Molecule: small-subunit ribosomal RNA
Organism: uncultured bacterium
RNA sequence: AGAGUUUGAUCCUGGCUCAGGAUGAACUCUGGCGGCGUGCUUAACACAUGCAAGUCGAACGGACUUAAUGGAGAGCUUGCUCGAAAUUAAGUUAGUGGCGGACGGGUGAGUAACGCGUGGGUAACCUGCCUUGUACUGGGGGACAACAGUUGGAAACGACUGCUAAUACCGCAUAAGCGCACGGAGCUGCAUGGCUCUGUGUGAAAAACUCAGGUGGUACAAGAUGGACCCGCGUCUGAUUAGCUAGUUGGUGAGGUAACGGCCCACCAAGGCGACGAUCAGUAGCCGGCCUGAGAGGGUGAACGGCCACAUUGGGACUGAGACACGGCCCAAACUCCUACGGGAGGCAGCAGUGGGGAAUAUUGCACAAUGGGGGAAACCCUGAUGCAGCGACGCCGCGUGAGUGAAGAAGUAUUUCGGUAUGUAAAGCUCUAUCAGCAGGGAAGAAAAUGACGGUACCUGACUAAGAAGCCCCGGCUAAAUACGUGCCAGCAGCCGCGGUAAUACGUAUGGUGCAAGCGUUAUCCGGAUUUUACUGGGUGUAAAGGGAGCGCAGACGGCAUGGCAAGCCAGAUGUGAAAUGCGGGGGCUCAACUCCUGAACUGCAUUUGGAACUGUCAAGCUAGAGUAUCGGAGAGGUAAGUGGAAUUCCUAGUGUAGCGGUGAAAUGCGUAGAUAUUAGGAGGAACACCAGUGGCGAAGGCGGCUUACUGGACGAUAACUGACGUUGAGGCUCGAAAGCGUGGGGAGCAAACAGGAUUAGAUACCCUGGUAGUCCACGCCGUAAACGAUGAAUACUAGGUGUCGGGUACUAUGAGUAUUCGGUGCCGCAGCAAACGCAAUAAGUAUUCCACCUGGGGAGUACGCCGGCAACGGUGAAACUCAAAGGAAUUGACGGGGGCCCGCACAAGCGGAGGAACAUGUGGUUUAAUUCGAUGAUACGCGAGGAACCUUACCCGGGCUUGAAUUGCAGAGGGAUGUGGCAGAGAUGCCCCAGUCAGCAAUGACCUCUGUGAAGGUGCUGCAUGGUUGUCGUCAGCUCGUGCCGUGAGGUGUCGGCUUAAGUGCCAUAACGAGCGCAACCCUUGUCCACAGUUGCCAUCAGGUAGUGCUGGGCACUCUGUGGAGACUGCCAUCGCAAGAUGUGAGGAAGGUGGGGAUGACGUCAAAUCAGCACGGCCCUUACGUCCGGGGCUACACACGUGUUACAAUGGGGGGCACAGCGCGUUGCUACCGGGUGACCGGCUGCGGAUCGUGAAAUCCCCUCUCAGUUCGGACUGGAGUCUGCAACCCGACUCCACGAAGCUGGAUUCGCUAGUAAUCGCGCAUCAGCCAUGGCGCGGUGAAUACGUUCCCGGGCCUUGCACUCACCGCCCGUCA
Repeated sequence: AGAGUUUGAUCCUGGCUCAGGAUGAACUCUGGCGGCGUGCUUAACACAUGCAAGUCGAACGGACUUAAUGGAGAGCUUGCUCGAAAUUAAGUUAGUGGCGGACGGGUGAGUAACGCGUGGGUAACCUGCCUUGUACUGGGGGACAACAGUUGGAAACGACUGCUAAUACCGCAUAAGCGCACGGAGCUGCAUGGCUCUGUGUGAAAAACUCAGGUGGUACAAGAUGGACCCGCGUCUGAUUAGCUAGUUGGUGAGGUAACGGCCCACCAAGGCGACGAUCAGUAGCCGGCCUGAGAGGGUGAACGGCCACAUUGGGACUGAGACACGGCCCAAACUCCUACGGGAGGCAGCAGUGGGGAAUAUUGCACAAUGGGGGAAACCCUGAUGCAGCGACGCCGCGUGAGUGAAGAAGUAUUUCGGUAUGUAAAGCUCUAUCAGCAGGGAAGAAAAUGACGGUACCUGACUAAGAAGCCCCGGCUAAAUACGUGCCAGCAGCCGCGGUAAUACGUAUGGUGCAAGCGUUAUCCGGAUUUUACUGGGUGUAAAGGGAGCGCAGACGGCAUGGCAAGCCAGAUGUGAAAUGCGGGGGCUCAACUCCUGAACUGCAUUUGGAACUGUCAAGCUAGAGUAUCGGAGAGGUAAGUGGAAUUCCUAGUGUAGCGGUGAAAUGCGUAGAUAUUAGGAGGAACACCAGUGGCGAAGGCGGCUUACUGGACGAUAACUGACGUUGAGGCUCGAAAGCGUGGGGAGCAAACAGGAUUAGAUACCCUGGUAGUCCACGCCGUAAACGAUGAAUACUAGGUGUCGGGUACUAUGAGUAUUCGGUGCCGCAGCAAACGCAAUAAGUAUUCCACCUGGGGAGUACGCCGGCAACGGUGAAACUCAAAGGAAUUGACGGGGGCCCGCACAAGCGGAGGAACAUGUGGUUUAAUUCGAUGAUACGCGAGGAACCUUACCCGGGCUUGAAUUGCAGAGGGAUGUGGCAGAGAUGCCCCAGUCAGCAAUGACCUCUGUGAAGGUGCUGCAUGGUUGUCGUCAGCUCGUGCCGUGAGGUGUCGGCUUAAGUGCCAUAACGAGCGCAACCCUUGUCCACAGUUGCCAUCAGGUAGUGCUGGGCACUCUGUGGAGACUGCCAUCGCAAGAUGUGAGGAAGGUGGGGAUGACGUCAAAUCAGCACGGCCCUUACGUCCGGGGCUACACACGUGUUACAAUGGGGGGCACAGCGCGUUGCUACCGGGUGACCGGCUGCGGAUCGUGAAAUCCCCUCUCAGUUCGGACUGGAGUCUGCAACCCGACUCCACGAAGCUGGAUUCGCUAGUAAUCGCGCAUCAGCCAUGGCGCGGUGAAUACGUUCCCGGGCCUUGCACUCACCGCCCGUCA
């Protein structure tokens, strides 16, 4: 000293939370010792028992005990015993009496008060014991306890009679002085008054005891101590408590008190308090201090100390120096106890202790040794005050639980990539030491002469053993410290944010680590952090919470220039006080520390006093710059009232005139042949005032608009005559205050809530239309609110400029619609400055001052209750419980908009052909099934993985087998050859049997096989949301970024925007940007033209040969072609436009022209998109099975639905016959010419070709014939029969051929798909997979070969710029209400 948390990110505002310290604490876990402290915060609840206040015999009379003296008297053993009265001494003591029980101790209920704190006052007072001084202490009297007797009562406690003492009580004497009453003189005080001296009258004392030393007693004066009363200042919250008060306020008189006083009483007056908060309500003992804080403050009032109050509750007095009395009295009440029912007793908020309450707080201890208190002359007695001990980690402080060495880095544990790593020098081992505890011995101070509870304590010494002594919290961030396993939004954690839905550093456990340590955490409370959160120090109010709707103005607050006085504020000095303790500085004592002692400073305050006079204040007398007045002048929708004008709407009357009008997106309701709308003329009535008109004017705001008149307010300019600070602001208060609304009475043309009808719609209590009532208008009276906004209170001063406009003035002058300047309004731009930013910026949101109002997280809520106002509607004032961790402001990036602008795409449009209807093929869903294996599911799944499921494939089902296993591999051991043929059982896997056979090496042994064991295998089991790789899509869309610089507090922006252009972020220009990267383009392949080279298997122009015929042959490489390498196209040229880039042109040239066509190539990223079943891989799971082998079945099921296709519905066609022209490819387990057989699929034979050499009928087309519009010579499904081929095997479940049968279907609803040129459409051919094939699929190839595009309004998708936004999981968003 800060940190976390609002957001995708940012800055700000703002709340919540955390880290610190503290506690009379409590709770969880744990617990070795000592010192010093501390311990009912709750029930001022109730209390058993014991103790806590007694003492004095030197005040008194008794009683009793002991001792001594004494000896009446008695007994007899006549010298012994017993022994009364009396006396003395020592002691005990109930009673009388004195002093003390008013201190000490406890508690905090009450109290918001002179109760407390602080400082004063008493000229308005008292004070026992104590100290000092002065004087005195003479002489009498009568009682009452005790006691005795009688007597009542259960008891407590009495009653009566009689006796008696005193330092008990009562007169008398004395009176220096004292008190009281009435006078006189002097001095003095702020005042009432006080002091001194003096005169007269009058009043009141005493107690004795004695050791003869003293101790007491009385009066007065003084001191000291303690108290009493009064005053200034300070002392919590609430105004949703605004009025309170009759002894109330004052006076006079009397009473009362120690004393003043309405303290009390009688009479008189009507006062007193209050917005500077009375009264009422709530809460509370106050302070020194304590805790916290940098401080200012905030909180608190345990322990220690001061004051106050209380003693079961309430009231009262008595005694006394002192009480209205904790352990006294009386009364009342509640409670408890005793009782013989008649009556009595009691008060722990003293110390222990008990019950109860509570989260929670101790022993019915020892001692008066010390300190202090009471009594006493003293000895001494009493003292739960106090000193000590006990219990409690409750707090603070100190100490210990060992120290050194010790690497085989032991074992164990945890983890691991299996190598290791961590625990960890830690342990063990070795060498030491003894603080504490334990044992033994000695042994204090505290005590002045004696006396020690503590206590055989503190302390010292000795011997002995590493022994007896470590836990708790935490480890996601804040916040120091991480891994494994378990769990699987479960269990749980959490101070805030938040973790947990199968890989949790956040739950639980373990290991490890961090922190603190005899404690550690949690909970509660307080301060701090929180100057950022109540802001005095030290905040704000345009948009975050917050300026009153506006003005006038009482109180209050603040106030111009200069002079003089005063000294309240202010400044300085001095004095008193600010108790002690605490805290701070210095020092001392316990071994240290805590603790404690001494000392110093401090205690920031209050009071008194002496000075000062700048500022504030106040008084006096001035000034004119603020303010106001006066005179002159012009501007204005300023206000009120009366009058008046034209246009328009509507209505009425009359004319003309005829079928519609009106209204809307389109309509309808409505009006109209009974004559509307339209048009002409006349009339009625109400309301509002076009143009002018303007970020123009006026007004305090609300607001004000035809014209005229009357009355009237304010502002402005000029002049500088007058007043002389008269000013500013303004809580309450008063006034004004749009619209709507309310009351009474008018008025009512238009408009128009409510209402009616018509539309729209799923509905439409709306938007639209036709009507229409309150109302709108006037007069009077209420209401008192608005986004009453500039979301910006009023006033004053100062602080760059520029440019408009309105109303005045001045100067100059080119006399102009001029220039300059000045005052007052009203706008814009902009500097400094301010601001979170947006923005404000002389009309401030700048710099300052004054005053007022208002704010303190969001919701609840401007709600409830209360009060005030109102006729009502409602307005003003204005909470809490509860709940959330945010709510909010400004700005940024994106996404989005049924926002805008620009642009593109078979996106629409224009066209061509399809799909959707039929049958079939195929895929999917669904259903079914033992199984119908799995995956793909909008676009971006559905002829997709699969480029080929009869077995195999195969992952699924049923059944039968195996368990180191079907396959790979290491090691160990044992055995054996390996291998091949056959037979039997079985569905097969497999099992059993027979025969043949015998590898390399000299050997050891090796290769191979079988078996056993082990390490390892195997899994198409799960997770594509743990992953790699690959792929789809946006999209071949033109975008996506970076470095440096610049701008911004920052997120971020700029660059990448703007203009033009492009297919393109393609390029040019401009430019705080300059460059660069990934994309675009180009480079690559192919195709189109030409050239060069090469020339077989290709070709054949020329030459030659040959054939029925053919480049068939020689030959040649010109052409075609093949292959390789080049050329070519670049807006290069021309014209026009343009700054350029570029565009346009039936331009030229050219095979090709503006990227020539096609392909490959897919930026940053998005969809947790797809795939663990192609492969790889983390984790989890199975291991005689979720592995593996075999047979059979299934993946081919079938009421149905969808996608993709094929074939058709026919004449641009079908059928038959004839004839022509390709290209890509493929081929030895193959393609096959040719010949033969078969109607045919195909079969048999022979031949060529591992291929530019051999093989492969192209079809549509064209020609001829036929069919003639029909379910047909269209269409071919389905079915029957007969076959072919492949293959171990065509039943489930293959393809093909022939014959026969001949279904639906006659161009397809809503809707929807593809395509812009060699394209669509149409025709065939080839290939992969493959034994065969369910291929109508996929991938390629060539043949024939169109139509259309005006254009970008609309649908879909995309790009750029801009705008709005409460979205950012980003509109499939967010969010509101109701219901559960």